This is a predicted structure of a 76-nucleotide RNA (transfer RNA) from an uncultured Alphaproteobacteria bacterium. It was read from a public genome assembly. Its Rfam family is "tRNA". Its family is annotated with triplet codon-amino acid adaptor activity in the Gene Ontology. By type it is a transfer RNA.
[in-house]
RNA sequence: GCCGUCAUAGCUCCAGCGGUAGAGCGCGUCAUUGGUAAUGACGAGGUCACUGGUUCAAAUCCAGUUGACGGCACCA
Numbered sequence: 001g002c003c004g005u006c007a008u009a010g011c012u013c014c015a016g017c018g019g020u021a022g023a024g025c026g027c028g029u030c031a032u033u034g035g036u037a038a039u040g041a042c043g044a045g046g047u048c049a050c051u052g053g054u055u056c057a058a059a060u061c062c063a064g065u066u067g068a069c070g071g072c073a074c075c076a
Base pairs, nucleotide, nucleotide: 001072002071003070004069005068006067007066010025011024012023013022019056027043028042029041030040031039049065050064051063052062053061
């Protein structure tokens, strides 16, 4: 340098594959208890890596950029 895979919540990714973004853990409130733990209910929390394009509509499709990982090539 070329090619491929991956990037989604504080953490870990297994959901969603054009039409309102999810799970587990963690966090908050409430219930329960004599009080905790556990359990249950509710809730907060997101630029879906970034930029641009296509589209009425993009996490999803296309191009590029960045980063991680892997393969190939080149120089010495």